[in-house]
RNA sequence: GCGGAAGGUCGGAUGACCGCUGCGCCGGGGCGACCCGGCGGGGAGGAAAGUCCGGACUCCGGAAAUCAACGGUGCCGGGUAACGCCCGGGCGAGGUAACUCGACGGAAAGCGCCACAGAAAUGAAACCACCGCGCCCCGGCGCGGCAAGGGUGAAACGGUGGGGUAAGAGCCCACCGCGCCGGUGGCAACACCGGCGGCAUGGCAAGCCCCACCGGGAGCAAUGCCAAAUAGGGACCGCGCGUCGCAAGACAGGGCCGUUUUCGCCCGAGCAGGUCCGGGUUGGCAGCUAGAGCCCCCCUGGCAACAGCGGGGCAAGAGGAAUGGUCAUCGAACCGGCAGCAGUGCCGGGGAACAGAAUCCGGCUUACAGACCUUCCGCGCAC
Repeated sequence: GCGGAAGGUCGGAUGACCGCUGCGCCGGGGCGACCCGGCGGGGAGGAAAGUCCGGACUCCGGAAAUCAACGGUGCCGGGUAACGCCCGGGCGAGGUAACUCGACGGAAAGCGCCACAGAAAUGAAACCACCGCGCCCCGGCGCGGCAAGGGUGAAACGGUGGGGUAAGAGCCCACCGCGCCGGUGGCAACACCGGCGGCAUGGCAAGCCCCACCGGGAGCAAUGCCAAAUAGGGACCGCGCGUCGCAAGACAGGGCCGUUUUCGCCCGAGCAGGUCCGGGUUGGCAGCUAGAGCCCCCCUGGCAACAGCGGGGCAAGAGGAAUGGUCAUCGAACCGGCAGCAGUGCCGGGGAACAGAAUCCGGCUUACAGACCUUCCGCGCAC
C1' cells in the first nucleotide's frame, strides 16, 4: 500500500422569532373538578419499531402442593431477578488466516415415512457385467454362483490396501471408521490410550414418540377512587326456613383455578312488600415514571459474561396523544472543473439515513445516508 476479520462511538451544528405540551411560581376567573394569562425551566431513539422471548406491577380465590392435558426449552459449565439472552468451553461445518456459522438430547424403546429413478430404500433382492457347467446355427440361450465393477438415486447394507477364489464376498488379515468394556485427563460436554466385537448399527425426531427441565390465567383498554343517572342485581328490615340446639352457634349440603389434597374464604330455603346501595357507560383523578435505573472513572474478585466497594453525572411523562414551523449562518455524502506520478489540495454546485415515546425494565430481531476510532489476519514493497 492492497484485500479482509472483530468490536465500539456518533448519526447534522449554531442563533433569532413564532407556536405546541407537562412542571414550578405569580395574577385573574369558577360553588367545584378545573379554565385563562405572564415568567422560568424540562420535552424522542439507537433502534422509541416488530410485539418475538423473559420479568416487575395489577386483578382473578391465597398462587402452597399434586396429577393429567397442553405449550415451551434441549451439547456442557457459568452469569442473571429471569430468559429461548449473555460469557467461556466441547463437538461439527466453512475460511490460507484473523474469525464465522450450527433447530447441537435419543434412530441397536416402539410406530410411521423415504417422491422420481432403480433389481433392491433395510432383511430381502440382481438390469448389465463377471465366473462355472450344459447346448447349438459360434454368437447367443438355459441352469447355477457372486455382489467386487457398471448403471439408478439425495441416500445402496462400512472405507482403503493385501491375501484368498472359478469369479467373488469381513471369507481372512492390517490400518481407518463404528459399537462395547477398561484406564487416564477434565466439574462436565468431551478428548486420548488399551482391549474386545467382523459390524443387517442407512436416513428423517423442523412426523408421532421417549427422556430431562420449565410454565396457573388475563393484562395499564390491568386495577383503584370521585361525580351524574338507576333497569337487572345486592344488602338490611318484614313474612317465612333442612338436622341438632332455649340461644349463640355447629353440622348436612353448595360455591371459590382443569383434576385431586391440605389449610383458608363465602353461602347455607324462598317472597309479588319496605328502605338503602348500586355495575357497565361517559367525564375527571390516581396507577405514571427514582427503578433489578442508565452512563463515565478508580479499586477488588473472575479468562469472560458479571458481581462488589467508592466517586461523579443524567432524567419526557403526554394521552387520541406535544416534542413543530420560518429565516439566517455553517455544513457531510454526492456531482463537475483545475493542479499533482500519487496520497491530496483548491474552486463551483449540492443540502443529511432509518425512523419516532404511550405502564416500566432486561433481551432478541429487523431498518439505517454517511463519518470516525481501536485491535487483529493475509499478501506485496522498503529498511
Molecule: Bacterial RNase P class A
Organism: uncultured Roseobacter sp.